[in-house]
RNA sequence: UUGGAGUGGCGGACGACCGCUGCGCCUGGGUUGCAACGCCCUGGCGUGGAGGAAAGUCCGGACACCGUAAGGCAGCGUGCCCUGCGAAAGCGGGGGAGCGUCGCGGCGAAAGCCCGGCGCGACGGACAGUGUCGCAGAAAACAUACCGCCUUGGGAGCGAUCCCGGGGUAAGGGUGAAAAGGCGGGGUAAGAGCCCACCGCCCCGAGAGCAAUCGAGGGGGCACGAAAAACCCCACGCGGUGCAAGACAGAACAGGAGAGACGGGUCGCCUGCCCGCCGCGCAAGCGGCGAUCUCCGGGUAUUCGUCGCGUAGAUAAAUGGUCGUCCGGAAGCCACUUUGGUGGCGACCGACAGAAUCCGGCUUACAGCCACUCCUUCUAU
RNA sequence: GCCCCCGUCGUCUAGAGGCCCAGGACGCCACCCUUUCAAGGUGGAAAUCGCGGGUUCGAAUCCCGCCGGGGGCACCA
Numbered sequence: 001u002u003g004g005a006g007u008g009g010c011g012g013a014c015g016a017c018c019g020c021u022g023c024g025c026c027u028g029g030g031u032u033g034c035a036a037c038g039c040c041c042u043g044g045c046g047u048g049g050a051g052g053a054a055a056g057u058c059c060g061g062a063c064a065c066c067g068u069a070a071g072g073c074a075g076c077g078u079g080c081c082c083u084g085c086g087a088a089a090g091c092g093g094g095g096g097a098g099c100g101u102c103g104c105g106g107c108g109a110a111a112g113c114c115c116g117g118c119g120c121g122a123c124g125g126a127c128a129g130u131g132u133c134g135c136a137g138a139a140a141a142c143a144u145a146c147c148g149c150c151u152u153g154g155g156a157g158c159g160a161u162c163c164c165g166g167g168g169u170a171a172g173g174g175u176g177a178a179a180a181g182g183c184g185g186g187g188u189a190a191g192a193g194c195c196c197a198c199c200g201c202c203c204c205g206a207g208a209g210c211a212a213u214c215g216a217g218g219g220g221g222c223a224c225g226a227a228a229a230a231c232c233c234c235a236c237g238c239g240g241u242g243c244a245a246g247a248c249a250g251a252a253c254a255g256g257a258g259a260g261a262c263g264g265g266u267c268g269c270c271u272g273c274c275c276g277c278c279g280c281g282c283a284a285g286c287g288g289c290g291a292u293c294u295c296c297g298g299g300u301a302u303u304c305g306u307c308g309c310g311u312a313g314a315u316a317a318a319u320g321g322u323c324g325u326c327c328g329g330a331a332g333c334c335a336c337u338u339u340g341g342u343g344g345c346g347a348c349c350g351a352c353a354g355a356a357u358c359c360g361g362c363u364u365a366c367a368g369c370c371a372c373u374c375c376u377u378c379u380a381u
Numbered sequence: 382g383c384c385c386c387c388g389u390c391g392u393c394u395a396g397a398g399g400c401c402c403a404g405g406a407c408g409c410c411a412c413c414c415u416u417u418c419a420a421g422g423u424g425g426a427a428a429u430c431g432c433g434g435g436u437u438c439g440a441a442u443c444c445c446g447c448c449g450g451g452g453g454c455a456c457c458a
Base pairs, nucleotide, nucleotide: 003375004374005373006372007371008370009369010368012326013325014324015323016322017321018320020049021048022047023046024045025044026043028041029040030039031038051352055363056362058361059360060359061358062357063242064241065240066239070271071270072269073268075238076237077236078235079234080095081094082093083092084091085090096123098120099119100118101117102116103115105114106113107112124233125232129231130230132226133225146173147172148169149168150167151166152165153164154163155162156161181199182198184196185195186194200222201220202219203218204217207214208213246307247306248305255296256295257294258293259292263275264274265273277288278287279286280285298457299456300455327350328349329348332345333344334343335342336341382454383453384452385451386450387449388448391407392406393405394404399438409425410424411423412422413421431447432446433445434444435443
C1' cells in the first nucleotide's frame, strides 16, 4: 500500500426557519353550573420527545388473573466435561473425543499410525427395543455364489475344447452412498483370521484426571455397518393464559336456542381438592330448577372513560421538513506537471429502519466510518 | 399489541424420506369429428414444491432461520 476475513465500537455535527406531540404555567374565548381552579378551543413561554436493531415475536423473566397450582400421563424444550457471569434464557473461558486440512514433521514396504499448527460442528444413547436402507447388485445386516478360481460325476469331439450336473471358495471382477477388518507373509486343490507380524476393532484394566476422557499391560481371531434433524430410551427442566392480562366507575338494549351433575371450577387426559339448589323416597334412585358452558341475536355511555402505564409515550396516530456551514464518500471539470502524480472546484449520495406493559437474550436487516488481530497484492529498505 | 394457522402447474388439490426432475381435475394449446360452433375423442405444454441453510447415500416430505398471506382476541346482557 491493494483486497479480504474476524472481533469490538460509532451509525452524522452545528445553526436558522417552519411544524408535530406529552407535561407545567400564563393570556383570551366558549361550555355546564349558584359558583370553574373542571372540560374544549386560539395564542405565548418553559421543559421532555426512538433504536442498535425500536423489527421477527424465536427464547427467558417481571407483572396480572385463573379457588389450590399438589401427584401422574401426554406434550414441549435442552443435551460431551469442568468452570465464570446471570433471576432464567443465554453468553463466554478452558479441556476432551470426532471430522477436515496443512507440514519438503516422525515411524513404516504399504495400508496406516503418531506429533504439531489451523479450522468446523444441534457433540447423550444404534449390544434397551421396534422399524428403515429405494434403484442397481448374486448378496444390504445372524448376508450372499452372477462372472471368475479350484475340484468332481456324466456326455460330445481324433484333439484343442465344449455341454449338463454336484461340491468347495469371498483372493480377483462387477453393482452400490455403504459389501461384513486392512496390508504383507505363511498356508491351500483353490481360497479364507485358517495361521503369524504390524495396524485397526472388542473385552478386562494397573494407573492419571474434579470430570469428559486418556491409558501401561493382559486377553479375544473379529462378533460390533449407517442413520436418533425415524419412532424411541436416558437425564434435567416446564401448570395455563397474556396488558385486548386484569382492576374500577357506570350508561344502554332484547332476548332466543341447545347442553346441563355422566356437571362446573381459563390444565390436553386422569387422580386429588373446591362448588354442588329444590321436591319425592328408608335407601338405591327419580323428577324439577338453573350455577355454568356453547351458538345466534342485541347493546356500548365514556368529548377515543380512569387505573394498570413508566423522567418519550399513546387514540394502533407525535418524535419531522427545508436551507446554510461542516463531516465522510464521489462521477466529472480546471490548473500545474518530472506523465508517477499534485493542487483546486465539485453535480450527486449518506443506510436499515419508527417505541406501544416493562426488562434480559437470540435471530434477521443495515450506506458509511473508526480501532485491533490475521491472511493477501504491490512498493521501498 | 398478543396468539394461532397456511404456502405444490394459471386455479383447486394429491403427496407424509427413494417407486416423484412431482400425480389428478378444471382451464390452455394442437389435431380429429362437424357446413360451423358447442359437446365428444386423441395428444401436448404448463411447478426452482415461497426463499436460504442444514441432517441424510438420497428432502416437496425431517430440523433451523427468513419471506408472504390468512384468521382470532374489548366490555355489557
Two RNAs folded together computationally: RNase P RNA and transfer RNA, 458 nucleotides in total.
It holds a member of the Rfam family "Bacterial RNase P class A". Gene Ontology terms of the family: tRNA processing, dimeric ribonuclease P complex and ribonuclease P activity. It is annotated as a ribozyme.